């Protein structure tokens, strides 16, 4: 340098023939429970999907560029 894969709440993932309210687990906050903690129960906050641009009525999803990580070839 060429090619391929990955990048989504704090963490780990799901969601990709474009169409809502981006879902689950765990963590976190509050309340209940308890003598206290833990466990258990209820509720809640938290990501505009690496970044920029484009296509479209509409993009996490399609296209181009770019950054980071991994693999492979030379």
């Nucleotide at each position: 340098g060429g090619c391929c894969c990955c990048g989504u709440g704090g963490u780990g993932u799901a969601g990709u023939u474009g169409g809502u309210u981006a879902a689950c687990a765990u963590a976190c906050u509050u309340c209940c429970c308890u003598g206290u903690c833990a466990c258990g129960g209820a509720a809640g906050a938290g990501a505009u999907c690496g970044c920029c641009g484009g296509u479209u009525c509409g993009a996490g999803c399609c296209c181009g560029g770019u950054c980071g990580g991994g693999g492979u070839c030379g």